[in-house]
Context: one part of a larger RNA
């Protein structure tokens, strides 16, 4: 000298663009953060319309909404850095694999979707409990379940065996879906060379260990699992324990070496701590389920409810970090045939000099060389500085116009009447900080008197201290400026 997700103490005008619990993987009041589809399906309210009735009403028809069955999505997307010294991560390979949604395709244009069957929710009657939530009867639908039949599919040497399917809207053409088989795009399992901190004041570890055969297991390989057999198999090229640490692109410095992994982006881990399985294509699943703990609620004491390391916000902790804000206008996601409907991702705004960049705090004249203030060789110096004249309006207050971003029939803009243009007024509304003994740009007086204090370092102060304290004036940066901390 440079750098920081910085903090302090002192000062602070503005705009564009970034950032922001580094500590307590501590605990959480509240409200939102994942739903959608009535063109799958039966019921249920409402409204209005049209018929019938003398009226209650009762039939039909459109429209909205409801809670159930169903499908799809909830494994993306958001978040944390606790674990992990790992095939966990980088690079460069490799066979024994799986794959919803998508896209192409089925051999003389085009593979199929026949037939039939029993049930459970809602619901309605009992009826249990403070409640959270149930029991029992009984009905009932379907693209939800099951049987039978059929097959260019699979296993098998071969006989021969296994295993599908659903419908929905439309006058209708047709569209949307539904079984299956091949193949692709995209995603993911697996497995391997290389490379990945520290200590030997840790030298021996290891018994499903280390190979094989046989069985099972998986979507695959395999000690994954098990019976037998064998006794291997790691290690000084540092094995094992023991510390610490999420890895990479990147970033910061710097010739290089080193340091570091906030933000953004990729993989991997996690989700109150332990431990499971179910559903699924796909989880051993943040905002599902079970089961054990802590904890914290609620209770009629029998029993029950939660899980912010989402977004915003509390209380602890800490030097220290933000609004219980706005919209779905864009982008992108999920569901829908679609109209849309959800999205705290995401786009805004809002708060903080927390970084970085830009602009401004005016500009020209202006000796009677004003006045205090400070110094003094008493001549002056500070000092054209200032007032004062004069111009200007970047900024700023005001009045008026006023957007791109909307994806191209039209219509849709949170941001925001924001940016940005014009007009009128007036120098108007805007400068600190730290330093001046040498390293080191910049000194003089007065106090103090080894006191009181100063310091990065040599070192200052004991009565003339350019070194401590305050004023004058000086340098140096500058909406900052110095100080601590930490890497280079």
């Nucleotide at each position: 000298g440079g750098a920081u997700g910085a903090a302090c103490g002192c000062u602070g005008g503005u705009g564009g663009c970034g950032u922001a619990c580094u500590u307590a993987a501590c605990a959480c009041a509240u409200g939102c953060a994942a739903g959608u589809c009535a063109g799958a399906c039966g019921g249920g309210a409402a409204a209005c319309a049209c018929g019938g009735g003398a009226a209650a009403u009762c039939g039909u028809g459109u429209u909205u909404c409801c809670a159930g069955u169903g499908g799809c999505a909830g494994a993306u997307g958001a978040g944390u850095g606790a674990g992990u010294a790992a095939c966990g991560c980088u690079u460069a390979a490799g066979a024994a694999c799986c794959u919803a949604c998508c896209c192409u395709u089925g051999g003389g244009a085009g593979g199929g979707a026949g037939g039939g069957g029993a049930a459970c929710a809602a619901c309605a009657g009992c009826u249990g409990g403070a409640a959270a939530u149930g029991g029992c009867u009984g009905c009932u639908a379907a693209u939800a379940c099951c049987c039978c039949g059929u097959a260019g599919g699979u296993u098998g040497a071969g006989g021969a065996g296994c295993a599908a399917a659903a419908g929905g809207a439309g006058g209708a053409a047709u569209c949307c879906g539904c079984c299956u088989g091949a193949g692709g795009a995209g995603g993911g399992g697996c497995u391997c060379g290389c490379g990945u901190c520290u200590g030997a004041u840790u030298a021996g570890c290891u018994a499903g260990u280390u190979u094989g055969u046989g069985a099972g297991g998986c979507a695959a390989u395999a000690a994954c699992u098990u019976a037998c057999c064998a006794a291997g198999g790691c290690g000084a090229u540092g094995a094992u324990c023991a510390g610490u640490a999420g890895c990479u692109g990147g970033u910061c410095c710097g010739a290089g070496a080193g340091a570091u992994g906030a933000u953004c982006a990729g993989c991997a881990a996690c989700a109150c701590u332990g431990g499971g399985a179910u559903u699924g294509a796909g989880a051993c699943a943040c905002g599902g389920c079970c089961c054990a703990g802590a904890c914290u609620c609620c209770u009629a004491a029998g029993g029950g409810a939660g899980g912010c390391a989402g977004c915003a916000g509390u209380g602890g902790g800490g030097a220290a970090u933000u609004u219980u804000c706005u919209g779905c206008a864009u982008u992108g996601g999920g569901c829908a045939a679609a109209a849309g409907c959800c999205u705290g991702a995401c786009g805004g705004a809002g708060c903080a000099a927390u970084g970085u960049c830009g602009c401004g705090u005016g500009g020209a004249g202006g000796u009677a060389g004003a006045a205090c203030a400070c110094c003094c060789a008493c001549g002056g110096g500070c000092g054209u500085g200032a007032a004062c004249u004069u111009c200007u309006u970047u900024u700023c207050c005001c009045u008026g116009a006023g957007a791109a971003g909307a994806a191209g029939c039209a219509a849709u803009g949170a941001c925001g009447g924001u940016a940005u243009c014009u007009g009128u007024g007036g120098a108007a509304u805007a400068a600190g900080c730290a330093u001046c003994g040498g390293c080191u740009a910049a000194u003089u007086c007065u106090g103090u008197g080894c006191c009181a204090g100063c310091a990065g370092u040599c070192g200052c102060g004991g009565u003339a201290a350019u070194a401590c304290a305050u004023a004058g004036g000086a340098u140096g940066c500058a909406a900052g400026a110095g100080u601590u901390a930490u890497c280079c």